[in-house]
Predicted 3D model of a 180-nucleotide RNA (c-di-AMP riboswitch aptamer (ydaO/yuaA leader)) from a Candidatus Nanopelagicales bacterium.
It matches the Rfam family "c-di-AMP riboswitch aptamer (ydaO/yuaA leader)". Rfam links the family to the GO terms cyclic-di-AMP binding and regulation of gene expression. From the family's description: This family represents a conserved RNA structure found upstream of the ydaO and yuaA genes in Bacillus subtilis and related genes in other bacteria. The ydaO/yuaA element is thought to act as a genetic 'off' switch for the ydaO and yuaA genes in its native state. It is believed that the element may be triggered during osmotic shock leading to activation of ydaO, a predicted amino acid transporter gene, and members of the yuaA-yubG operon which code for KtrA and KtrB K+ transporters.
The sequence was found by an Rfam model in a public genome assembly.
The coordinates come from a structure-prediction model, not an experiment, and the mean pLDDT is 77.
Taxonomically the source falls in Candidatus Nanopelagicales (Bacteria, Bacillati, Actinomycetota, Actinomycetes).
The model forms 96% of the base pairs in the Rfam consensus.

Formats: sequence, structure tokens, C1' cells
RNA sequence: ACGGUCGGCUCGCCGAGUCCCGUCCCCGGCCGUGGGACGAGUCAGGACGGGAGCGGAGGACCCACUUCCGGGCGCGGCGGCCAGCCGUGUCCUCGGGGUGAAGUCGCGCGCAGUGCGCGACGGGCCAGACCUCACCGGCCCAACCCGACAGCUCACUUCGCAGGCGUGGCGGAGGUAGCA
Repeated sequence: ACGGUCGGCUCGCCGAGUCCCGUCCCCGGCCGUGGGACGAGUCAGGACGGGAGCGGAGGACCCACUUCCGGGCGCGGCGGCCAGCCGUGUCCUCGGGGUGAAGUCGCGCGCAGUGCGCGACGGGCCAGACCUCACCGGCCCAACCCGACAGCUCACUUCGCAGGCGUGGCGGAGGUAGCA
């Protein structure tokens, strides 16, 4: 390099982030043939299409609310062309809003601003098929997005299905499912 054959996996955690079917490409092990080398080393996935399922956003009547409509730059119009007003495009964010468990208050430190530490209340998570409850123990309370703007919300419209990890008691009570 060619041919053949068997494969690209299993258990679990956070999370909506999964399942099924099909197609294409890629990769790995072993065997055979041919060539090369004389050194060591040695298993392996993705894309697309279709279907199902899960999660989020916008969006009436009714109900609820009555907030405060921020800043910069540009264009057009109105104006005694001043002050300013209207429309529109674009950028910003300690106003407002969204995903998420990731929130409120107090004290202290720092500070242009952002922030840091401690405590209280509150919230979330931790295998033994699954759910709930209780005991002890442990961990977390981040990050990102929209861009002056959105309550709830039938129809309707629309978006996501990532990413990061390897763990307590093979403990207790109740219920459910499956297998034998």
C1' cells in the first nucleotide's frame, strides 16, 4: 500500500442539554500478499437528513401595574432656525429585563469605579433501577445575555438540546417499577 474480517465501548455526577432510524466520511485491532525499516510504540469517531422527547423566550381578552421614560454620535423635518420638539440609524450601560440554585440584609476593608472578607436568614447539589421523607457528613451560591425595552397570557411566532467532571453512608423508613 492492497485485500479480508471484527470493531470505534461500559458505569456514574451537575445540567433542559437525550433517544430512535438512515446516509456519508473518518479511525482502530487482527490475518494474508508485496515493498521498506531494524528505532520504539501500540486500540478507535464525526457530519448530515428524518422522527420522537425535554427545556426556554416573545405574544390577547380578563386580571395586575401606573412606572418613569438614561447617556454619546450621525441623518431628516418643525421652530422668531435660539432654547427645544418629532422621527430615524448606531454605540454604551451601578435604569429595567432574561437564562440559572446562584438571593436579601448587617458589619468591616478597599475604592475614580469595579470589588474583597465575615456573619445571619434564604436557596441548590452529593450512584447503587426510580420517587418521597428523615438522620449524620461534605460541597456550591457562579457565569453569561438583551440594550432604554418586554407583567400574566389562548391562538400564534421563535430559540436551545451545550459544557464541565469521577462521586458520601454499598446506612434508615415508605411507595412504585422491572427481573427471576